[in-house]
RNA sequence: UGAGUAAGCCAGAUAGCCGCGUAUUUAUACGAGGAAAGUCCGGGCUCCAUAGGGCAAGGGUGCUGGAUAAUACCCAGUGGGGGCGACCCCAAGGACAGUGCAACAGAAAUAAACCGCCUGGCUUUAGCUAGGUAAGGAUGGAAAGGUAAGGUAAGGGCUUACCGGCUUUUUGGCGACAAAAAGCGCUAUGUAAACCCCACCCGGUGCAAGGCUAAUAAAACCGUUAAGGCUGCCCGCCGUGGUUUGUGAAUGCCGCGUGAGUUUAUUGGCAACAAUAAACCAAGAUAGAUGGCUAUCGAAUACAGAACCCGGCUUAUAGGCUUGCUCAAAUU
RNA sequence: GCUGUUAUAGCUCAGUCGGCAGAGCACAUCCUUGGUAAGGAUGAGGUCGUGCGUUCGAAUCGCAUUAACAGCUCCA
Numbered sequence: 001u002g003a004g005u006a007a008g009c010c011a012g013a014u015a016g017c018c019g020c021g022u023a024u025u026u027a028u029a030c031g032a033g034g035a036a037a038g039u040c041c042g043g044g045c046u047c048c049a050u051a052g053g054g055c056a057a058g059g060g061u062g063c064u065g066g067a068u069a070a071u072a073c074c075c076a077g078u079g080g081g082g083g084c085g086a087c088c089c090c091a092a093g094g095a096c097a098g099u100g101c102a103a104c105a106g107a108a109a110u111a112a113a114c115c116g117c118c119u120g121g122c123u124u125u126a127g128c129u130a131g132g133u134a135a136g137g138a139u140g141g142a143a144a145g146g147u148a149a150g151g152u153a154a155g156g157g158c159u160u161a162c163c164g165g166c167u168u169u170u171u172g173g174c175g176a177c178a179a180a181a182a183g184c185g186c187u188a189u190g191u192a193a194a195c196c197c198c199a200c201c202c203g204g205u206g207c208a209a210g211g212c213u214a215a216u217a218a219a220a221c222c223g224u225u226a227a228g229g230c231u232g233c234c235c236g237c238c239g240u241g242g243u244u245u246g247u248g249a250a251u252g253c254c255g256c257g258u259g260a261g262u263u264u265a266u267u268g269g270c271a272a273c274a275a276u277a278a279a280c281c282a283a284g285a286u287a288g289a290u291g292g293c294u295a296u297c298g299a300a301u302a303c304a305g306a307a308c309c310c311g312g313c314u315u316a317u318a319g320g321c322u323u324g325c326u327c328a329a330a331u332u
Numbered sequence: 333g334c335u336g337u338u339a340u341a342g343c344u345c346a347g348u349c350g351g352c353a354g355a356g357c358a359c360a361u362c363c364u365u366g367g368u369a370a371g372g373a374u375g376a377g378g379u380c381g382u383g384c385g386u387u388c389g390a391a392u393c394g395c396a397u398u399a400a401c402a403g404c405u406c407c408a
């Protein structure tokens, strides 16, 4: 200098004027995001019985350990894969519990002789026939461990060496697992993001939850032997309503923002994270507020806008900045 | 705001325990008719909304994403 990789930050700032929302002290203060989004997970909170027992059904997760309110996220590892490397990626239990599927091609697809090779017989010497053979050819995503040598009629783990696999033991590690030694010629392929098996977890609802105040105060049907209480059956519990239409209030108030909160420091831990101390209060609407103009800075340009709240994931995103590391070339 | 459903030919829909993507109407050409309609024969037309993955193989299975549609307030 070029190429790359990982982590993080900003998301205009300052001043003035006008306008909008909330709070109160009526004059000040505060006023969208890193994703407020998708609603894919997990919780708080809410009502249903306190969320109950048993059997089944259904759904979810799937290497190990840790962390957390909780999780499919996160952290640290193991194993596998990609890259020269920094580094990145993985829904990663089980296919001797059982069932299904593997189209087409190919002789044969879970079990094999089409061509080829070898032996015997017949014989017109070129074929026929009876066997042996999975080394070679051809098909396929996949063809019965791989390479080399010996052996053999030809071949073949048939035998040997190395590599791979399986079993056992020992050692190290909390563990996933790793290493070493000995033994076994190696008895069946893939698919579980097919059914399924194993282990663990899961009650439903979703702020249009739910509660309060005032006013209006009807009708029909079902049930009172019961319905209903958001999967089925049994047990147990609650105990007067349920559905539809119409009318009225009123699109009234609460829930609604002090919270697993933010910032800083210290301590423990590799880390996620936890503990302690101090300081701070930072949108809360219900037709729904956060916008516009001017000046300066080199430029102001992306994706997009709260609606009960929080922790993650995923997706969208202009321009700019910082740091660590890797590779290549050149120069000193 | 919350919950759910759908996307396949120009239109309306089948096909989803993975193996060549189909039907009806419409369209084009031909036959039939003096001509048209109806009828008959033949044919064309598809990124299965989009992307990534699992698998030998995906309309079908998983995840993400885009678009459209439907339902849901409280009290008396």
Stems, first nucleotide, its partner, number of pairs: 001328010012297007020031005033303001037314002040312005045206001047204002052235005058202005063077004078092001079090004093197002098195002100191003114137002116133007145163006164186001165184008210254003218245005226240001228238002247408002261280008333404007342357004351388001359375005381397005